[in-house]
């Protein structure tokens, strides 16, 4: 240099082109004499730059980084 896969809250993962979700963590509340368990609520995320589209995490191009294959 060539080919393939991946990048989403603090962490681990989902998401037909149409409200970004689940678990855990964190904050608050309920329950308890109290802690824990349990229940409820909340905060917090689409690697970067463009394109297509009424609309992009999703499709297309380029770039960056990670993993693998071939040489």
């Nucleotide at each position: 240099c060539g080919c393939g896969g991946g990048a989403u809250g603090g962490u681990g993962u989902a998401a037909c082109g149409g409200c970004a979700a689940c678990a855990u963590c964190c904050g608050g509340g309920g329950u308890u004499c109290a802690u824990g368990c349990c229940c409820c609520c909340g905060a917090g995320c689409c690697g970067c730059c463009g394109g297509u589209u009424c609309g992009a995490c999703u499709c297309c191009g380029g770039c960056u980084c990670c993993c693998g294959c071939a040489a």
A computed fold for a 71-nucleotide RNA from an uncultured bacterium, annotated as transfer RNA.
Model confidence (mean pLDDT): 83 of 100.
The sequence was found in a public genome assembly.
It matches the Rfam family "tRNA". Its family is annotated with triplet codon-amino acid adaptor activity in the Gene Ontology. It is annotated as a transfer RNA.